A computed fold for a 73-nucleotide RNA from a Pseudomonadota bacterium, annotated as transfer RNA. The coordinates come from a structure-prediction model, not an experiment, and the mean pLDDT is 80. It matches the Rfam family "tRNA". Rfam classes the family as a transfer RNA. Its family is annotated with triplet codon-amino acid adaptor activity in the Gene Ontology. The RNAcentral record of the sequence draws on ENA.
RNA sequence: GCUUGUGUAGCUCAGCAGGUAGAGUACUUCCUUGGUAAGGAAGGGGUCACCGGUUCGAAUCCGGUCACAAGCU
Numbered sequence: 001g002c003u004u005g006u007g008u009a010g011c012u013c014a015g016c017a018g019g020u021a022g023a024g025u026a027c028u029u030c031c032u033u034g035g036u037a038a039g040g041a042a043g044g045g046g047u048c049a050c051c052g053g054u055u056c057g058a059a060u061c062c063g064g065u066c067a068c069a070a071g072c073u
Stems, first nucleotide, its partner, number of pairs: 001072007010025004019056001027043005049065005
């Protein structure tokens, strides 16, 4: 330098034939207990890497940029 893949909640990841963003775990509060752990209930937390385009509508499609990983030279 070229090719491919990945980028979504604090962390690990779902969600891609376009139509209100989710799970587990962690965190906060409450219940339960003599107390802790375990268990149960509720809650907070995301401009979906960034910039543009297509569309009535984009995490999803298209182009570019950035970061990381793998391969080729």